[in-house]
RNA sequence: CAGGUAUGGUUCAAUGGUAGAACAACCGCUUCCCAAGCCGUAGACGCGGGUUCGAUUCCCGUUACCUG
Numbered sequence: 001c002a003g004g005u006a007u008g009g010u011u012c013a014a015u016g017g018u019a020g021a022a023c024a025a026c027c028g029c030u031u032c033c034c035a036a037g038c039c040g041u042a043g044a045c046g047c048g049g050g051u052u053c054g055a056u057u058c059c060c061g062u063u064a065c066c067u068g
Stems, first nucleotide, its partner, number of pairs: 001068006009023004017053001025041002028038002046062005
């Protein structure tokens, strides 16, 4: 310098219209106990601008990381 990635604790979805899943955590049920199973709860769009009625999504900048 060029390209790419950034979303719950972790791994990943979501092609401009209410941000979801799995695992993990917590509560409860079940069990003599543990594990497993079942029900429920909380928790996230890297940051700053722009476009738009509306942005995780499009544009610009910036930060971190990856590749060359």
Transfer RNA from a bovine gut metagenome, 68 nucleotides, folded computationally. Rfam family: tRNA. Rfam's curators write: Transfer RNA (tRNA) molecules are approximately 80 nucleotides in length. Rfam classes the family as a transfer RNA. Its mean pLDDT, the model's own confidence on a scale to 100, is 84. The sequence is in RNAcentral, with records from MGnify.